[in-house]
RNA sequence: UGAGGCCGUAGCUCAGUCGGUAGAGCACCUCCCUUUUAAGGAGGGUGUCCCGGGUUCGAUUCCCGGCGGCCUCAA
Numbered sequence: 001u002g003a004g005g006c007c008g009u010a011g012c013u014c015a016g017u018c019g020g021u022a023g024a025g026c027a028c029c030u031c032c033c034u035u036u037u038a039a040g041g042a043g044g045g046u047g048u049c050c051c052g053g054g055u056u057c058g059a060u061u062c063c064c065g066g067c068g069g070c071c072u073c074a075a
Base pairs, nucleotide, nucleotide: 001074002073003072004071005070006069007068008067011026012025013024014023020057027046028044029043030042031041032040050066051065052064053063054062
């Protein structure tokens, strides 16, 4: 550099759906408790579902292209 495969979703690790606007754990924020911290209790999702286009009434999901990561093969 080329070909093939897998992947890209919350701050991190990851689920999700035969297409109907998204969740878990940890972390974080607020409050209570405590002299303070930690622990404990109550509440809060904090998001351009990598980007662009297409199909569709409707796309995280299906199709095409691009970008990025990992693996394999070839040179």
Transfer RNA from a Leptonemataceae bacterium, 75 nucleotides, folded computationally. The sequence is in RNAcentral, with records from ENA. It matches the Rfam family "tRNA". By type it is a transfer RNA. Taxonomically the source falls in Leptonemataceae (Bacteria, Pseudomonadati, Leptospiria, Leptospirales).